[in-house]
RNA sequence: GGGGCCGUAGCUCAGUUGGAAGAGCAGCUGCUUUGCAAGCAGCAGGUCGUCGGUUCGAACCCGUCCGGCUCCA
Numbered sequence: 001g002g003g004g005c006c007g008u009a010g011c012u013c014a015g016u017u018g019g020a021a022g023a024g025c026a027g028c029u030g031c032u033u034u035g036c037a038a039g040c041a042g043c044a045g046g047u048c049g050u051c052g053g054u055u056c057g058a059a060c061c062c063g064u065c066c067g068g069c070u071c072c073a
Stems, first nucleotide, its partner, number of pairs: 001072007010025004019056001027043005049065001051063003
């Protein structure tokens, strides 16, 4: 320098045909306990990496850039 893959909640990851985002763990509150843990109920947590484009509508399609991994040179 060139090719490929990946980027979604604090962490690990889903997300179907484009119709507008979820799980587990972690966190917080309450119940339970003398207390802790476990359990149960609930709550909160998101610029879907960035910018632009296509579309009535984009996490999803197209382009650019950024970051990570990998292959070739």

Overview: The RNA shown here (transfer RNA) has 73 nucleotides and comes from an Opitutia bacterium. Taxonomically the source falls in Opitutia (Bacteria, Pseudomonadati, Verrucomicrobiota). It was read from a public genome assembly.